This is a predicted structure of a 75-nucleotide RNA (c-di-GMP-I-GGC riboswitch aptamer) from Desulfoplanes formicivorans.
């Protein structure tokens, strides 16, 4: 550069259900496993979404750039 397996080693972990914090989107934290080869990490463009409408926030597991990675060596 690529991502072919019932392939190795690990890794996270959606709905749900509890707690908690948040006006909200949602965020932690515990069970939980639908998936995932970046489902690490940064809100840069763009997309949904909240909103006390102040442009301020959610969301990187929507995608797109950036960046750093584990494994393979089939093409």
């Nucleotide at each position: 550069g690529c991502g072919a397996a019932c392939a190795a080693u690990g890794c996270c972990a959606a709905a749900c259900c509890u707690g908690u914090c948040g006006c909200g989107a949602g965020g932690c934290a515990g069970g939980g496993a639908c998936g995932g080869a970046a489902a690490g990490c940064c809100a840069u463009g763009g997309g949904u979404c909240u909103c006390a409408c102040g442009g301020a926030g959610a969301u990187c597991g929507c995608c797109a750039g950036g960046u750093u990675g584990c494994c393979g060596g089939a093409u």
Background: The source organism's lineage runs through Bacteria, Pseudomonadati, Desulfovibrionia, Desulfovibrionales and Desulfoplanes. The sequence is in RNAcentral, with records from Ribocentre.